[in-house]
Context: one part of a larger RNA
C1' cells in the first nucleotide's frame, strides 16, 4: 500500500425501530435432498441452488432404463461405379423401426454430355462422452454501491504517497471554499422510452355539440371536426421568482403561480474488479474418450416411485363471512392450421351449424370484487373443500401407468398456527378479477393489465450490508 478488529468518528440503505399483511402448524400444487429403482436422464446447492435451466415430460421432446434393429451411417458435399429420369402403387415378415420381393414409369440435347434419383467404394460423419480448475460468449452477486484510474508536476532511497485529504453541501469524488497540485478518463447527474397538463396539425375503422332524416332500441344515417379518443411536432419545471438562513454551493417555507416543485412516478441503462462464483446440456471452442458404438432408428417403459426432510406457493379455518336473486364500472393483449357472433340441443362440460373479422371495424368478451334485496345465526356449521364412487365432455393414432374439464354423490384435515422468520414507505402493501407466451391437449407457476384502496416511519441507541475518514495488528 491492503485486509481484518465483540476499536473510534461521520453517513446512508425496509437494516432496525413504528406499522400492514404472510410464511413456519392443516390440505393439496410445485421444486429440492434422501430413500427406492431396470431407469428414477442431466445441471444449479449460504446470502447469489430449491414454481431454477424447463415460456408447458401421454408418444415425440428424452439426453435414462428393457428390448428388436442399422453401420460412411439421420443430413449435405466431393470423386468413382452400378442402375433407373422423376415418381407411384402394391405383396410378404415384424410392435414398430427394419428386412425381403414385386408392378408401373423412363428428363434435356443431333450429339459428346449435363441434370436428378437410388444402391456401392472412398474421403469428409456422429457423440447431450470428460474437463466451466483449458477458454470465448453470456449471466448471478456485492451494487445503481459510488467509486475506480490516468497525464504532467511535486514528495519520498524504495513499495508508493499527493490529486482523489480538510470544512460546508449533495441521491451521488454532486457542488462550492480551502489547498503542492493543475487538469482529464470510466462511472454519477443528463441525453433515450413510458406516464401526469397544455397548444398545433390531422380526422377512419374512432367521437357526436349544433342541424336533418329514423329506430323496438342505438352514432344508425346525412353531416360535422367542436368534444373524447388516436398519434406526429411542440410548449411546460429551471430552486426560475419571493422571503428567511448562509462567504459559496445550498437548506427552508401549508409563499405565489402551476397539471406537475426541488430526480414529479416509472423503465432502460451496472465503472476498475471481487466470488478459479454459474453454464463444454443454448452456442462456439483446445484438449482427452468412443467409432459394428459413448453413433444412430424404432416398440414399450422411466424423467410422475414414497417411511421421511426443507423451500416456494395455492385454498381455507369463516358473519369484514357463505349462499341465491338482481344491477354497475375497465385496462392491456391475441386471432386464418385462428378468433368465432347471432340461433339451436344439453343441467353444465360442450355439440351442431356458421354471420363477421388478417381486426380503432368482426371475434375472444358477461371483468370481479363493489352495490341492492333475500336467507343463515357461531356450529367442525348453508365454513371447508381434500379424497373416493357413478356417469358424461374435449384434445389427440393413442389419456392403464401419466392429461384437463362438466354432473350427481361423498364431505377428510383443518377453530389462525411453537422457537425463530419475511415481504412492503402510496396508487406502495393488503384485495378484486382479466390477458399473453409456451401451446393438439394441459398453469395453483411466470410475464403482462386495470379495479378497490389502507396503516406507520418518534428514531438511528442496537442487529444486517453498505460509503468516507482514522487507529492497532505476530495476517498479505
Nucleotide at each position: 500500500u491492503g485486509a481484518c478488529g465483540g476499536g473510534g468518528g461521520c453517513c446512508c440503505g425496509c437494516a432496525c425501530a413504528a406499522g400492514c399483511g404472510g410464511a413456519g402448524g392443516a390440505a393439496c400444487a410445485u421444486g429440492u435432498g434422501g430413500u427406492u429403482u431396470a431407469a428414477u436422464u442431466c445441471g444449479a446447492u449460504g446470502a447469489u441452488a430449491c414454481g431454477c435451466g424447463a415460456g408447458g415430460a401421454a408418444c415425440c421432446u428424452u439426453a435414462c432404463c428393457c428390448g428388436g434393429g442399422u453401420u460412411u451411417g439421420a443430413a449435405c458435399g466431393c470423386a468413382g461405379u452400378g442402375g433407373g429420369a422423376a415418381u407411384g402403387g402394391u405383396c410378404c415378415u415384424g410392435a414398430a423401426a427394419g428386412g425381403g420381393g414385386u408392378c408401373a414409369g423412363c428428363u434435356a440435347g443431333c450429339a459428346a454430355u449435363a441434370g436428378u434419383c437410388c444402391g456401392c467404394u472412398g474421403c469428409g460423419a456422429g457423440g447431450u462422452g470428460c474437463u466451466g480448475c483449458a477458454u470465448g460468449g453470456u449471466u448471478g452477486u456485492c451494487g445503481u454501491c459510488a467509486g475506480c484510474u490516468c497525464g504532467u508536476g511535486c514528495c519520498g532511497u524504495g513499495a508508493g504517497g499527493u490529486g482523489u485529504c480538510g470544512g460546508c453541501u449533495u441521491a451521488a469524488g454532486u457542488g462550492c471554499c480551502a489547498u503542492a497540485a493543475c487538469g482529464a478518463g470510466c462511472g454519477c447527474a443528463a441525453c433515450c422510452c413510458u406516464u401526469a397538463u397544455c397548444g398545433u396539425c390531422a380526422g377512419u375503422u374512432a367521437c357526436u355539440a349544433a342541424c336533418a332524416g329514423g329506430c323496438a332500441a342505438a352514432g344508425c344515417u346525412g353531416a360535422g371536426g367542436a368534444c373524447u379518443c388516436c398519434g406526429g411536432c411542440g410548449a411546460g419545471a429551471c430552486u426560475g421568482c419571493c422571503a428567511g438562513c448562509g462567504u459559496a454551493a445550498g437548506c427552508u417555507g401549508u409563499g405565489a403561480g402551476g397539471a406537475a416543485g426541488g430526480u414529479g412516478g416509472g423503465g432502460a441503462u451496472g465503472a476498475c474488479g471481487u466470488c478459479a462464483a454459474a453454464u463444454c446440456a443454448g452456442c462456439a471452442c483446445g484438449g482427452c474418450c468412443c467409432u459394428u458404438a459413448c453413433a444412430u432408428c424404432c416398440g414399450g417403459g422411466g424423467c410422475g416411485a414414497c417411511a421421511c426432510a426443507c423451500g416456494u406457493g395455492u385454498u381455507a379455518c369463516a358473519a369484514u363471512g357463505g349462499u341465491g336473486a338482481g344491477a354497475a364500472c375497465a385496462a392491456a393483449g391475441a386471432g386464418a392450421c385462428g378468433c368465432a357472433a347471432g340461433a339451436u340441443c344439453g343441467c353444465a362440460a360442450g355439440g351442431u351449424g356458421g354471420a363477421g373479422c388478417a381486426a380503432a371495424a368482426c371475434u375472444u368478451a358477461u371483468a370481479a370484487a363493489a352495490c341492492u334485496c333475500a336467507u343463515c345465526c357461531c356450529a367442525g356449521u348453508u365454513c371447508g373443500g381434500a379424497u373416493u364412487g357413478u356417469a358424461g365432455g374435449c384434445u389427440g393414432a393413442a389419456a392403464c401407468c401419466c392429461g384437463c374439464c362438466u354432473a350427481c354423490a361423498u364431505g377428510a384435515a383443518g377453530c389462525u398456527g411453537g422457537a425463530g422468520u419475511u415481504g412492503c414507505u402510496a396508487g406502495u402493501a393488503a384485495u378484486c378479477g382479466c390477458g399473453a407466451a409456451u401451446c393438439a391437449g394441459c398453469a395453483u407457476g411466470u410475464c403482462g393489465c386495470g379495479g378497490u384502496g389502507a396503516a406507520u416511519a418518534c428514531g438511528u441507541u442496537c442487529c444486517c450490508g453498505g460509503g468516507c475518514c482514522u487507529u492497532g495488528u505476530a495476517c498479505a
Molecule: small-subunit ribosomal RNA, 3' major domain
Organism: uncultured bacterium